[in-house]
Context: one part of a larger RNA
RNA sequence: CUGGGCGUAAAGCGCGCGUAGGCGGCUUGCCAAGUCGGAUGUGAAAGCCCUCGGCUCAACCGGGGAACUGCAUUCGAAACUGGCAGGCUGGAGUCCCGGAGAGGGUGGCAGAAUUCCCGGUGUAGGAGUGAAAUCCGUAGAUAUCGGGAGGAACACCAGUGGCGAAGGCGGCCACCUGGACGGUGACUGACGCUGAGGUGCGAAAGCGUGGGGAGCAAACAGGAUUAGAUACCCUGGUAGUCCACGCUGUAAACGAUGGAUGCUAGGUGUCGGGGGUAUUCCUUCGGUGCCGCAGUAAACGCGAUAAGCAUCCCGCCUGGGGAGUACGGUCGCAAGGCUGAAACUC
Numbered sequence: 001c002u003g004g005g006c007g008u009a010a011a012g013c014g015c016g017c018g019u020a021g022g023c024g025g026c027u028u029g030c031c032a033a034g035u036c037g038g039a040u041g042u043g044a045a046a047g048c049c050c051u052c053g054g055c056u057c058a059a060c061c062g063g064g065g066a067a068c069u070g071c072a073u074u075c076g077a078a079a080c081u082g083g084c085a086g087g088c089u090g091g092a093g094u095c096c097c098g099g100a101g102a103g104g105g106u107g108g109c110a111g112a113a114u115u116c117c118c119g120g121u122g123u124a125g126g127a128g129u130g131a132a133a134u135c136c137g138u139a140g141a142u143a144u145c146g147g148g149a150g151g152a153a154c155a156c157c158a159g160u161g162g163c164g165a166a167g168g169c170g171g172c173c174a175c176c177u178g179g180a181c182g183g184u185g186a187c188u189g190a191c192g193c194u195g196a197g198g199u200g201c202g203a204a205a206g207c208g209u210g211g212g213g214a215g216c217a218a219a220c221a222g223g224a225u226u227a228g229a230u231a232c233c234c235u236g237g238u239a240g241u242c243c244a245c246g247c248u249g250u251a252a253a254c255g256a257u258g259g260a261u262g263c264u265a266g267g268u269g270u271c272g273g274g275g276g277u278a279u280u281c282c283u284u285c286g287g288u289g290c291c292g293c294a295g296u297a298a299a300c301g302c303g304a305u306a307a308g309c310a311u312c313c314c315g316c317c318u319g320g321g322g323a324g325u326a327c328g329g330u331c332g333c334a335a336g337g338c339u340g341a342a343a344c345u346c
Stems, first nucleotide, its partner, number of pairs: 003318004007300002012314001014201004021194003025088007033081002035077008049065006091191001092188004096183003103177007115149007125136002162169002206247006215241002220236004258313006266291011295302002319346003328339004
């Protein structure tokens, strides 16, 4: 470069927003850049190809032709792409009404439980395990009652449920705030899709400064187990887990499945909304599951939430190891992240 691919074989960026670019609905007119046709000029010779000829043949050589798929100029065509001007409403969006939701942020409040402290009752055990021991307890524990402190998480409801772009989100109340969905008309009039760079968000752990610290708990200590036991079990226990601000930017960040649009049997459950007199039936829109037709697939399976049939745009793969390593660059306080080889070897 060309081709074939990306659920599980190598391969979808963790997820948004969006720049350039690529691509883009119906319709009318004009232009003629792309596109198509004609003409003219040019496209050296040699070579290749066809034909005729010269060396006895051939290689080789000579004559003629064709070709040189290209470029330029010019004349024309107008379906498609493009440009300009105009129109349209089906894509997209705005307004209005309505209900659903752990969507996000801030502040406040409640109860259960654990731990600790104070006081009452009460006495010899408690705790723990496979069994024990370390451990706690006559300086009164465990148990039980009353009072108090503090931190963290919110049983039941709870769902095969809901919301969010993803990460993720769950007690209650108030305030601020994003999105989606349904319904009815009206309005704008292609305003769209994707998105290299860029930019923002991004679980847990980790880092910086300050706070907080109940429970849990890396490290660590002790007790056991064992041949040993730097473990699994037990008793303790510090970072951390929590809050504020800043950084890190990773993950089996998974549906291991990029986004958008259209098309292609049905059945059954569930969540939100609408219609038909409607709690039961039918129907419609949007989500979320299961089964399954056509089709697809190496198989497993997928199957209107496609991995089917197509179009557009982006990302990525190209045998295993070496290696997500080295070097360089760049980002970071660091840990490290991103980018990312080769020798050699099978």
A computed fold for a 346-nucleotide part of an RNA from an uncultured organism, annotated as small-subunit ribosomal RNA, central domain. It matches the Rfam family "Bacterial small subunit ribosomal RNA". Its family is annotated with structural constituent of ribosome and ribosome in the Gene Ontology. The full RNA is in RNAcentral, with records from ENA and SILVA. The coordinates come from a structure-prediction model, not an experiment, and the mean pLDDT is 92.